This is a predicted structure of a 122-nucleotide RNA (SAM riboswitch aptamer (S box leader)) from a marine eukaryotic metagenome. Rfam family: SAM riboswitch aptamer (S box leader). Its family is annotated with regulation of gene expression in the Gene Ontology.

């Protein structure tokens, strides 16, 4: 800096009390064992990897090289295996009750969008 973040995938073994990133609330998970480590074993397909297609680039041509894009496998490097990045917050839009009517705010909901933060990856 770009891309993806509502699919998907857990057992065993040390441990022994807190966990769901950080603040607040709210909801959860956990002594029928949290975190952290290790062992297997799983999902996914970011990177590689196999087949294309398409555009540039190089070339006489074949042959290469880049990006993009489809599909396929999952040996490798990563990630990841409660719950939507577990929900919220801040803006903006849409509804729905109040209120007001020179008023245009207040609360609430909302699997609508965007911005924060954060997480993987290149």
């Nucleotide at each position: 800096u770009c891309a993806u973040c509502a699919u998907g995938a857990a057992a065993g073994g040390u441990g022994g009390a807190g966990g769901g990133a950080c603040u607040a609330g709210g909801c959860c998970c956990u002594u029928a064992g949290a975190a952290a480590c290790c062992u297997u074993a799983g999902c996914a397909a970011c990177c590689g990897u196999u087949c294309g297609u398409u555009u540039u680039c190089c070339g006489g041509a074949a042959a290469g090289a880049a990006a993009a894009u489809g599909a396929g496998a999952a040996a490798g490097g990563u990630g990841c295996u409660a719950a939507a990045u577990c929900c919220u917050a801040u803006c903006c839009g849409u509804c729905a009750a109040c209120a007001a009517u020179u008023a245009c705010g207040u609360u609430g909901a909302u699997u609508g969008g965007a911005a924060c933060a954060g997480a993987u990856g290149a």

The prediction has a mean pLDDT of 82. The RNAcentral record of the sequence draws on MGnify.